[in-house]
Context: one part of a larger RNA
Molecule: large-subunit ribosomal RNA, domain VI
Organism: Limisphaerales bacterium
RNA sequence: CGAAGGACACUUGAGGGGUUCAAACCUUAGUACGAGAGGACCGGGUUUGACGCACUUCUGGUGUGGCAGUUGUCUUGUCAAAGGCAUCGCUGCGUAGCCAUGUGCGGAAAAGAUAAGCGCUGAAAGCAUCUAAGUGCCAAGCUUAUCCCAAGAUAAGGUGUCCCAAGAUUAAGUUCUCUAAAGAUAACCGUCAGACAAGCGGUUUAAUAGGUUGGAAGUAUAAGCUCAGCAAUGAGUUAAGCUGACCAAUACUAAUCAAUCGUGAGU
Numbered sequence: 001c002g003a004a005g006g007a008c009a010c011u012u013g014a015g016g017g018g019u020u021c022a023a024a025c026c027u028u029a030g031u032a033c034g035a036g037a038g039g040a041c042c043g044g045g046u047u048u049g050a051c052g053c054a055c056u057u058c059u060g061g062u063g064u065g066g067c068a069g070u071u072g073u074c075u076u077g078u079c080a081a082a083g084g085c086a087u088c089g090c091u092g093c094g095u096a097g098c099c100a101u102g103u104g105c106g107g108a109a110a111a112g113a114u115a116a117g118c119g120c121u122g123a124a125a126g127c128a129u130c131u132a133a134g135u136g137c138c139a140a141g142c143u144u145a146u147c148c149c150a151a152g153a154u155a156a157g158g159u160g161u162c163c164c165a166a167g168a169u170u171a172a173g174u175u176c177u178c179u180a181a182a183g184a185u186a187a188c189c190g191u192c193a194g195a196c197a198a199g200c201g202g203u204u205u206a207a208u209a210g211g212u213u214g215g216a217a218g219u220a221u222a223a224g225c226u227c228a229g230c231a232a233u234g235a236g237u238u239a240a241g242c243u244g245a246c247c248a249a250u251a252c253u254a255a256u257c258a259a260u261c262g263u264g265a266g267u
Base pairs, nucleotide, nucleotide: 001152005163006162007161008160009159010158011157015149016148017147018146021049022048023047024046025045026044027043033038051106052105053104054103055102059100060099061098062097066093067092068091069090070089071086072085073084074083075082076081110144111143112142117137118136119135120134164266166177167176168175178264183261184260185259187203188202189201190200191199208254209253210252211250212249213248214247215246217243218242219241224237225236226235227234228233
């Protein structure tokens, strides 16, 4: 920009893309077959591998603004207590998130038309012949089916709902006045969305983000004081103190006030 007014939802599916796997064991059955040795088709069941998709309850990894321990050094005048730097200084754990080695699921079943192949009936050609007329079976392949995208599918689809019902003037598809919907944008607060756009949520008629409070969860018993010990240190107060992302509650802070597009019933 188009889709014969303008919107907002929900859809149909032309078309396109993905998937399409393998093995072992049990059973059928030590059966059919075979002198024996050996040893099935078909059918039923159970697992596993690789691959794919999704997810994070569990297991595990990471977790550079969580907690603790600790070395050197500098600083806060000193002790104590802290802070900076040293690969996050090093070390031990670890929430959310993101992940796989973890968890769940998938390739199931079926139909149609066929290939090679196997047929039935059957002439040309009194026979024979799957083929010439007619007709059946049959593949991991083809078309469906199954999962995803999908109306720029210009043949531009469908359904539902919402919105707009002025006056004058001109030769006119003119000009002026009035009007400005539904909805959208922008701006702002954000995000499980994201390179940026976009998407999605919210904007006081508000829990969108931050803060605060409570909880979860993580670290592992803070500082100060008291006690014991010459001291290093230990014990008590104390499952303490501290805490990023998680779950809630709560308008304390910030989403202010303004604005723009889109019109007037539609060849």